[in-house]
Order: sequence, then C1' cells, then structure tokens
RNA sequence: GUCCCGUUAGCUCAGUGGAUAGAGCGAGCGCCUCCUAAGCGCUAGGUCGGACGUUCGAUUCGUCUACGGGACG
Repeated sequence: GUCCCGUUAGCUCAGUGGAUAGAGCGAGCGCCUCCUAAGCGCUAGGUCGGACGUUCGAUUCGUCUACGGGACG
C1' cells in the first nucleotide's frame, strides 16, 4: 500500500430495510431466609464508532473516515 472481518447497554453478544432496539451476565430495589448464598420478581442503563448519501423509512444498503484484528505485498 491492497483486500477481508469486527465496532449495538458496564461486559459478552443477537438483531441483514418498517413496532417503544433485545438477551445473558453485571448493577439497584424488593420477596424468600435467623443471616448470607442460591432462587424468584421488578427497575434503571443505548446519539447502534463518526460524517455524508440512497430510501417514504437505515442498527441494517452505499461512500469516506476512526479504532481493533487478520491475509497478501
């Protein structure tokens, strides 16, 4: 330098055009228990890396860009 993959909640990840964007773990609160753990319930937490474009509509498609990983030279 060229190409490929990834970037979504504190962490690990789903979601490949249309509904208030979800799960597990974690956190807070409650129930239970003599207490703790375990178990159960509820709640909070997101500019979907950034910009622009396509579209009636973009987390999803395209271009550029940032960061991380990989292949080749």